[in-house]
Context: one part of a larger RNA
């Protein structure tokens, strides 16, 4: 000079878009942050209201209602949102490999959905507990659970051929082996019956098997990824084989035997620091320095372990063991996890509201309406940052007063100012009023907000820094090596353009210095 998640001083007028715990991954009150489906499935209130009876106490009956809480069962809670602790590693980035793989929803191709059976929660009845929650007996549904059929393709195992270097890949052929769930709407020509319902046909949604794709993963490999040698050896599942076992899947991944190998000065191993990366920022570049905000990867969710369900997870607001804290307690035992959003304490030089709304984009769940949703849109706060606007604009010498110099003439402040003429951008105020809502109506949180129209009146809106040189600006009074400046050089001891202060000038400007970092 530039740069910055910055912070302090003195100041501060409006707007736009951005940003805002870098410090203790310290603790954490309160509220919210993942629910949804009655078109799987069983059961099922109440408040309120209408209305009838009535001895006026109340009963009955119908709306509330197949709602509400509470259960089974699906989906989904493995997204999304924090955070950077640990990680120096196939973790990241980039090429590529899988003939070792797997993928709920979604698309798609080809088939089926046939027949039976079986538990169990709510629930009810008894315990037991302070509680938090068990425990037993009893009864019931299903798209819950299990068996039987069927099954071209799907899997295994054998045979044969064909290809391939090759673990394999393709074709035939026989042989085992494995599926399903139904729900809701329409119709009445056939069938039964009580003529509008069952069956039964139909439409949609679903299930169960299979193709091929999308989509998201897993696994491996080449290369690249900070510093110390005052760290020189390091290793026993260690390094290979065989065999088995586990995995979606290859593999010491894991076990048994059996060999004794494997890594290294091209830096092993240790030990420090650190999540990588597009990128950011300086630089004429080369390089350097950082990796807040967005974006992809990756890790962790009070510490440490560990598996469960599941297409997916060793799982943030499941689960269970162990610790540490903090909290109930009837002392016998429970309970919780903000590095989700806001808020609190702490800690620091420092970082925002316990706010609106699903109107909009996007997710889950639902057939749909709709219901969730602190992701996300918005609003508050901070001049933190960048960008823009204003703080009036034109005339106007008696060159007024005042101040300040002063050689007392004067010179400066100064067209500055008064003062005339104007505008009205911003400001008050009124009135009007949106786009963002798509597809014919509805539906905007932020909002009466941006915008417009009008009416008011220069009114309410400048400061900070500096003035020896370097460096753009100089004089007077104080002070008298004192007081104090200072970025280097230096000033100051009685005439200090260097200190205070005040006139005056210079820079910049709603900002200006000053400290920190980093080119």
């Nucleotide at each position: 000079g530039a740069a910055u998640g910055a912070a302090c001083g003195c100041u501060g007028g409006c707007g736009g878009c951005g940003u805002g715990c870098c410090u203790a991954a310290c603790a954490c009150a309160u509220g919210c942050a993942a629910g949804u489906c009655g078109a799987g499935c069983g059961a099922g209130a109440a408040a309120g209201u209408u209305c009838c009876c009535u001895u006026c106490g109340g009963g009955g009956a119908g709306c509330g209602a197949g709602u509400a809480c509470a259960g089974c069962g699906g989906c989904g809670c493995a997204c999304g949102g924090g955070u950077g602790a640990g990680u120096a590693a196939c973790g990241c980035g980039u090429g590529g490999g899988u003939a070792a793989c797997c993928u709920a929803c979604c698309c798609u191709c080809g088939a089926g959905u046939g027949g039976g059976g079986g538990a169990u929660a709510a629930c009810u009845c008894g315990u037991c507990g302070a509680a938090a929650g068990g425990c037993g007996g009893g009864c019931u549904a299903a798209u819950c659970c299990c068996g039987c059929a069927u099954a071209c393709g799907u899997c295994c195992c054998g045979c044969a051929g064909a290809c391939c270097c090759a673990u394999g890949u393709c074709u035939g052929c026989a042989g085992g082996a494995g599926a399903a769930a139904g729900a809701u709407g329409g119709c009445c020509u056939c069938u039964g019956c009580u003529u509008g319902c069952a069956a039964g046909c139909u439409a949609u949604c679903g299930c169960u098997c299979u193709u091929g794709g999308a989509u998201g993963g897993g696994c491996c490999c080449g290369c690249g990824u900070u510093a110390g040698a005052u760290u020189a050896g390091c290793u026993u599942g260690u390094u290979g084989g065989u065999g088995a076992g586990g995995u979606a899947a290859c593999g010491g991944c894991u076990c048994a035997c059996c060999a004794a190998g494997g890594c290294u000065c091209c830096g092993a191993u240790c030990u420090a620091u650190a999540g990588c990366u597009g990128g950011u920022u300086u630089g004429a570049g080369a390089g350097g320095a950082c990796g807040a905000c967005c974006a992809g990867c990756c890790a962790c969710a009070c510490u440490g372990g560990a598996a469960c369900u599941g297409a997916g997870a060793c799982a943030c607001g499941g689960u269970c063991c162990a610790g540490a804290c903090u909290c109930c307690u009837a002392c016998g035992g429970g309970a919780g996890g903000c590095a989700g959003c806001a808020g609190u304490g702490a800690g620091g030089a420092a970082u925002a509201u316990u706010g609106c709304g699903c109107a909009a984009u996007g997710g889950g769940g639902g057939a749909a309406a709709c219901c969730c949703u602190g992701a996300c849109g918005c609003a508050g706060u901070g001049a933190c940052g960048c960008c823009g606007c204003g703080u009036g604009a034109g005339g106007g010498a008696a060159g007024a007063a005042g101040g300040u110099u002063u050689u007392c003439g004067g010179a400066u402040u100064g067209u500055a100012a008064a003062c005339c003429u104007c505008u009205g951008u911003u400001c008050u105020u009124g009135g009007u009023g949106a786009a963002g809502a798509g597809g014919g109506g509805a539906a905007g949180a932020c909002g009466g907000u941006a915008g417009c129209c009008a009416a008011g009146g220069a009114g309410g809106a400048a400061g900070c820094c500096c003035c020896g040189g370097c460096u753009a600006a100089c004089u007077a009074c104080g002070u008298g090596c004192c007081a104090g400046c200072a970025g280097c050089c230096g000033c100051g001891g009685u005439a200090a353009u260097a200190c205070g202060u005040a006139g005056g000038g210079g820079g910049c400007g709603a900002g200006c210095g000053u400290u920190g970092u980093c080119c």

A computed fold for a 519-nucleotide part of an RNA from an uncultured bacterium, annotated as small-subunit ribosomal RNA, 5' domain. The full RNA is in RNAcentral, with records from SILVA. The prediction has a mean pLDDT of 84.